Source information:
The prediction has a mean pLDDT of 85. Large-subunit ribosomal RNA, domain II from Lachnospiraceae bacterium Zagget2, 683 nucleotides, folded computationally. It matches the Rfam family "Bacterial large subunit ribosomal RNA". Rfam links the family to the GO terms ribosome and structural constituent of ribosome. It was read from a public genome assembly. The organism belongs to Lachnospiraceae, within Bacteria.

[in-house]
Context: one part of a larger RNA
RNA sequence: UCCGGCGAGUUGCCGGUGCUGGCGAGGUUAAGCACUUCAAGGUGUGGAGCCGAAGGGAAACCAAGUCUUAAUAGGGCGAAUAAGUCAGUAGCGGCAGACCCGAAACCGGGUGAUCUACCCAUGUCCAGGCUGAAGUUGCCGUAAAAGGUAAUGGAGGGCCGAACCCGUAUCAGUUGAAAAUGGUUGGGAUGAGGUGUGGGUAGGGGAGAAAUUCCAAUCGAACCCGGAGAUAGCUGGUUCUCCUCGAAAUAGCUUUAGGGCUAGCCUCGGUUUAGUCUCACGGAGGUAGAGCACUGAAUUUCCUAGGGGGCGUCAAAGUCUACCGAAGAAUAUCAAACUGCGAAUGCCGUAGAGAUGAUGACCGGGAGUCAGACUGCACGAGAUAAGUUGGGCAGUCAAAAGGGAAACAGCCCAGAUCGCCGGCUAAGGCCCCAAAGUGCGUGUUAAGUGGAAAAGGAUGUGGGAUUUCAAAGACAACCAGGACGUUGGCUCAGAAGCAGCCAUACAUUUAAAGAGUGCGUAACAGCUCACUGGUCGAGAGGUCCUGCGCCGAAAAUGUCCGGGGCUAAAACACGCCGCCGAAGCCGCGGGAUGGUUGAAUGACCAUCGGUAGAGGAGCAUUGCUGUCGGGAAGAAGCAGUACCGGAAGGAGCUGUGGACUGACAGGAAGAGAGAAUGCCGGA
Numbered sequence: 001u002c003c004g005g006c007g008a009g010u011u012g013c014c015g016g017u018g019c020u021g022g023c024g025a026g027g028u029u030a031a032g033c034a035c036u037u038c039a040a041g042g043u044g045u046g047g048a049g050c051c052g053a054a055g056g057g058a059a060a061c062c063a064a065g066u067c068u069u070a071a072u073a074g075g076g077c078g079a080a081u082a083a084g085u086c087a088g089u090a091g092c093g094g095c096a097g098a099c100c101c102g103a104a105a106c107c108g109g110g111u112g113a114u115c116u117a118c119c120c121a122u123g124u125c126c127a128g129g130c131u132g133a134a135g136u137u138g139c140c141g142u143a144a145a146a147g148g149u150a151a152u153g154g155a156g157g158g159c160c161g162a163a164c165c166c167g168u169a170u171c172a173g174u175u176g177a178a179a180a181u182g183g184u185u186g187g188g189a190u191g192a193g194g195u196g197u198g199g200g201u202a203g204g205g206g207a208g209a210a211a212u213u214c215c216a217a218u219c220g221a222a223c224c225c226g227g228a229g230a231u232a233g234c235u236g237g238u239u240c241u242c243c244u245c246g247a248a249a250u251a252g253c254u255u256u257a258g259g260g261c262u263a264g265c266c267u268c269g270g271u272u273u274a275g276u277c278u279c280a281c282g283g284a285g286g287u288a289g290a291g292c293a294c295u296g297a298a299u300u301u302c303c304u305a306g307g308g309g310g311c312g313u314c315a316a317a318g319u320c321u322a323c324c325g326a327a328g329a330a331u332a333u334c335a336a337a338c339u340g341c342g343a344a345u346g347c348c349g350u351a352g353a354g355a356u357g358a359u360g361a362c363c364g365g366g367a368g369u370c371a372g373a374c375u376g377c378a379c380g381a382g383a384u385a386a387g388u389u390g391g392g393c394a395g396u397c398a399a400a401a402g403g404g405a406a407a408c409a410g411c412c413c414a415g416a417u418c419g420c421c422g423g424c425u426a427a428g429g430c431c432c433c434a435a436a437g438u439g440c441g442u443g444u445u446a447a448g449u450g451g452a453a454a455a456g457g458a459u460g461u462g463g464g465a466u467u468u469c470a471a472a473g474a475c476a477a478c479c480a481g482g483a484c485g486u487u488g489g490c491u492c493a494g495a496a497g498c499a500g501c502c503a504u505a506c507a508u509u510u511a512a513a514g515a516g517u518g519c520g521u522a523a524c525a526g527c528u529c530a531c532u533g534g535u536c537g538a539g540a541g542g543u544c545c546u547g548c549g550c551c552g553a554a555a556a557u558g559u560c561c562g563g564g565g566c567u568a569a570a571a572c573a574c575g576c577c578g579c580c581g582a583a584g585c586c587g588c589g590g591g592a593u594g595g596u597u598g599a600a601u602g603a604c605c606a607u608c609g610g611u612a613g614a615g616g617a618g619c620a621u622u623g624c625u626g627u628c629g630g631g632a633a634g635a636a637g638c639a640g641u642a643c644c645g646g647a648a649g650g651a652g653c654u655g656u657g658g659a660c661u662g663a664c665a666g667g668a669a670g671a672g673a674g675a676a677u678g679c680c681g682g683a
Stems, first nucleotide, its partner, number of pairs: 001683006011096005017090007026051003032045005055062002065077004099237002102234001106227006117201009126191001128160003131156001135152006164188003169184004203219001205215003240618006250263005264369002266366007275356005280350004289341001290339002295335003300330003306324002308321004372397006379390003402413003417590004422586003428580003431564003437577001439576006450566001456551002460548010477535005483508001485506001488502003514529001518527002591608007619672001621669002624666007637656005643650002
C1' cells in the first nucleotide's frame, strides 16, 4: 500500500406536535390480587390517581360569570361560537455516556530504592616509579639560643602512570553490533577515592556537592488498578437508491468573537386571500450638482478701529507711515460634520389601468446558517497602495455544469429532466493549427504599432478651423545695396551699432538701411542680420483643435499575439452582407413532479442545476409469524453471461459445490462501508 471481516443517531422514561386506531362529554387504569402458561407472556379483576367537560380572583369566595371598585360606571380575563382522552407510530426536545473514536489532566487505593540519590552496618581494592615536609642524630655555631650543614626520616585532597573509576575532544554508528556503543585521545588514580554484601528513606512524598537531577529504558510530580464510557464550545469519521423544494455566512445579546440564544432567510402541514411589477396620480426628503446670505476656511485690492515704528520737550495732545490689521466694500475661491437653492434614482400611498398567476399573510412541526469570496458602481480607512480593510446597492461563485476569455471559483454569454450522426442563434469568432469570409466599401497606421506603461520631448503622418504674405510677383535660393549727422549722449584707459547707463515714433538722403540681430576687435576694422532692388514664377508662413504613430522603455528558465504567421492586412476606425458557434431556443421521441379537467385509458398547461437542510417514495440484508413452494433427477455459496427494471436491484442459463432454501403478506432490527494517522487477520 492493497484485500477480507468488524466498525458510528441506539435504548428507557418524560414532554409537546403530526398521523393512525379505540371509546367519546367522557377517556383511561397503576400497584396489587386471581386464573393460565415450562418461560416470555396472556386473560380477568382492581376507579386509587390523571386529563377533559368552567371560569374569575393573591385568597376567602362567587360562578356563565368573575376580578378591580364606593359604583348596578368603565375596564381585564372568560362564556355565548363546546372534544376530549387512551394507546400505537413518525420526526423533535429533556434526563440519562445519548452518533462513534480521541486527550493532557484530577481523585482514591495499592506496588516499587534488585536502576539510581543519600544514609547506616560490615568487608574488600588501589602494579610500578618519583619527590622528600615535620621530627631525630652528628658536626659547625651561640653566653645560651637562633642559625648553618650532612645524614636519617617518610609527610602530602603531592608528582608520573597500569588495574579500577570517570567521560575531554573527535571519528564512526543513527531501520546501530548497542533503545547511549566502538576506535583514537583525555581526567582521577591514598582520596570529599573505588567497590561487594546486608539494611533505611515513597509520590506533593523521598533523595539531591542543586541539573527540575534521580526515584527500575517512565519524572515540573513514578507505576498499577479503580472513579470512568471523566470532560473535549476542538479535530477526524459517520455505511443503499430515486423524486420535490432549497438556504445562510446578517441583526440584537452573550467572559462573546472559529461557541451559543432569539429574529431573518429554507422546508413540511393547515387556514386565509392577498402579493409583486409597469404606467398614471399624490406625497415626504436635502444626496449629486450648484452656491457663498449663514457656519468656517482661503486670495488680491480699497477703506479703517486698534497695534508697531518715526517725529513731537520728560509726559501728553497731536501728526506721519512702501509695517501688521478686526469690522466693512470690491474681486475671485473651497467644505462629510456650511445651505437663502436643488435633481436623477430610490422610498411611501391610491375603490385607477395593464401585466403576472400562488408568488402574500397567519398558525403549527423540522432545520441549517452566524469564517464568505470576487467583479461593477458611489464612499470611509490606507499612500484617491494592496489578490488590503469596513459597511451600502447590484451581479456571479459559494450551492452552477455548458460556450467564450490560450490555460483561469467570482469576468462575458447562458441556467444541464433523458435520447437524437436534426435545425436556429448568444457571447465570441470566420488565413492555417481549428468550425465558419484570404468577404465587400471608405479611410488610417510603417511603429510588427497592433501584441504592456507616465511626466516630458519631436518639421512622423492624416483631418479640421483660423490668420498673415502672394502675378502690383510672395517663401527659399542667387546677384546687388544695407548709407549720412555720428565715434548719439553719458561713463570709461578705451566704449566708435554690438561691457554698462540714458534716449530711441531724433533727424537726413533714400528703392531701402535699427542711434542696430548675431559673430568679431584692446578699441577701431572686418563678416552678417533686419530692411530694399533685381533674377525666378506659384504658392508660402504662423497659431489652435483632432485621428493614428515615434522616443522616453534596464532583471533574472524562453520572446508580453495561444502558436504558425500577418503590412492596399490576418492591424486600427466607420459601415454592409453572409456564415460558424452552447447542455440557450426550436423540432421529434421518452420519463417525472405539480395543477386543471374528466367516470376513465387520458388530454392540456407549467415545471424538473443544486451544497447545508426540510419533505416524499422505494431497494437490499438477518431473525420471527402465517400461507404456498423448491431441493441428491443437486439447496445455499462461488464463477461466467449478450436478459429485465427509473435507481437501489431482480431473474434465466452454464459450470463448480454437496445440503439446505425461496415467494407472498405482516411484524422486528446488532439493517447497507471507502475513507476515522480506524480495529483484527492476510498478501